[in-house]
Context: one part of a larger RNA
Formats: sequence, structure tokens, C1' cells
RNA sequence: CUGGGCGUAAAGCGCGCGUAGGUGGUUUAGUAAGUUGGGUGUGAAAGCCCCGGGCUUAACCUGGGAACUGCAUUCAAAACUGCUGGACUAGAGUACGAUAGAGGGGGGUAGAAUUUCAGGUGUAGCGGUGAAAUGCGUAGAGAUCUGAAGGAAUACCAGGGGGCCGCGGCGGCCCCCUGGAUUGAUACUGACACUGAGGUGCGAAAGCGUGGGUAGCAAACAGGAUUAGAUACCCUGGUAGUCCACGCCGUAAACGAUGUCAACUAGUUGGGGGGCUUGACCCCUUAGUGGCGCAGCUAACGCGUUAAGUUGACCGCCUGGGGAGUACGCCGGCAACGGUAAAACUC
Repeated sequence: CUGGGCGUAAAGCGCGCGUAGGUGGUUUAGUAAGUUGGGUGUGAAAGCCCCGGGCUUAACCUGGGAACUGCAUUCAAAACUGCUGGACUAGAGUACGAUAGAGGGGGGUAGAAUUUCAGGUGUAGCGGUGAAAUGCGUAGAGAUCUGAAGGAAUACCAGGGGGCCGCGGCGGCCCCCUGGAUUGAUACUGACACUGAGGUGCGAAAGCGUGGGUAGCAAACAGGAUUAGAUACCCUGGUAGUCCACGCCGUAAACGAUGUCAACUAGUUGGGGGGCUUGACCCCUUAGUGGCGCAGCUAACGCGUUAAGUUGACCGCCUGGGGAGUACGCCGGCAACGGUAAAACUC
């Protein structure tokens, strides 16, 4: 390289959009680039292969043939692919109506709770643990009542294997702006499609920059315990951070450890939609979402119309373990670090 693979053994990019490229619906006419057949020329000799000959054989030498699977040119064919023109509507899309939704962005607002502050009542404890102590408290704590401030998060909800979103993710209520999906009956466009190397955008948490904010929680840190020790687990405190704005970072067991799109292949129970004769009813299965399960697949586990089944199109990735997702170089970043990515050596 061919090949064989990628749920769990090595292997699906975290996810979209999209350039080149690859691939591409039905029908018709033409063309003849691919394709197929024939002819001609060429494809040196030697070698390989076949049939002979010469050295006593063989190696070796030698005659003839085949082969040289190729290239060029010419004639022909027109099914398939391509190309050009025409037509179509089953793919894709647009218009109109309807439906559901924590989809996104901005603004406003509500109540509960924690904490703090002020005031009232009131007196000796509170807090914490396995047990304690540090800590708080007679300068009046804790408890309780009233008021105020401020930040963060939204209990209950038939809150749910529920819903929405491309992933990350999204949850009080109201308003504004806005994306997508599903569905209905018509009309329209007429292949406008699928995938997608590079590229580009989004992307949890932590972290970084500037400026705010800081109630609770809480890395670091301090103290108290525990212990042989205890740089921990437990306790009392507590700063970054968690929150907001703008700008970076670009990674996660970013998981369904399962790339995207399309077609086909038993059922069943939830769920969804529709109908009437309202029932233990009937019909549908276009979209999404759970459970079981036939065939089939799988090393097994299991998967099983939401496939890991049967196929097609395109991309990504894997090739023994360690060294190592490291070094060096390059690119990106303020940095932290990220991306790309070896070898020696060793088993």
C1' cells in the first nucleotide's frame, strides 16, 4: 500500500455553517470524453514462458513462437457514466393558516429563605461534634418581634423515562426583539440536493484581562480536633472565585464512550394524531420521545424501524504496550496553556 476495522478491545472531529472536491431524482434528443469491439503502427535485443537444436548431461549457448496485459491512430456501437439542449415533480425549497415549547437576546417585577444592620422584649448561655475544642456571648449573645439594606437563586407545580435546542445547555412572573420545529390544505420554483479537506462560527466548568458587585457557599490560608504523624477526612473562621459588563481562553467521561444524509426490513406496550356508534372501540404512524422484542447482527455483553440489521453517498479516525498526547519545530494565546506531533530506548 492492498485490506480489515472504529458502543465497551486501538479508533467518530465537542457541535454547526460552508469553499474546493466527491456523489447525485424521473424522462427525452443529441454528442462520443469515459466505456466496449475491430483494424493499423509501435511496444529494441536479451531475460521470463512454450516447442526445437548444439556441447556425453546440466549450467550455458542457440532457432522459432508466444507474451510484452501498454501507448498512438482510425473505423464502429450508444446500454451505462459524463457533457449539451428540452420536459417533469416523487428529493429540496417558497408562500398562506394553525400548534407546542425552561430555544436565544434585552428590560422590568414578585415572594420565600440566608446574612448583616437598627430598635423592642429578655437572660446565660449559644454553636459545633463520634466526643470535644477553636469560635460567639454579661460591652447582653442565642431565642423572639418590628423595620431596613443587599446579593444570589427561583420551593411547590401529575416537575415527569416531560419539553426545547446543532452541541454546550435552558426552569418564578410580565413585556419587547428574535431563531428553529411540527402540522393542514392549496398554489408556486423545478434537482435548486447530500457530504464536506482547508476555512469559519458556537462551545460546560475552571482560568486570564479591565471595571463593578459580593448575601450564601468556598480552592488557598489560619486555627481547633483526630492521629504514631495528619501538609487530609470532621469543626470554627476565611480570600480568590462563584454574580454583572466587555474582551480572551477553546478544553471535558464535550458520552448514546455510537459522524452526517437517504432507502429498505415482524410485532408489542406507553406516548402523539384522527373518527364516530363514547367503547375492554376503530383507524393512522408524517415528526419527536421511553420500555420489551422477531429476523438479522455481535467475541460476548448486548443492539434491534431512534440499529450496533440490509445497502448507498461523503467526511473523520485506528494499526501492539510503555516512552507520549511527551520532546523539538511551527501556529495560536496576555498568561495558564491549546493545536499539530516524533524518535532513541525498552517489553

This is a predicted structure of a 347-nucleotide part of an RNA (small-subunit ribosomal RNA, central domain) from an uncultured prokaryote. RNAcentral holds the full RNA, with entries from ENA. Model confidence (mean pLDDT): 85 of 100.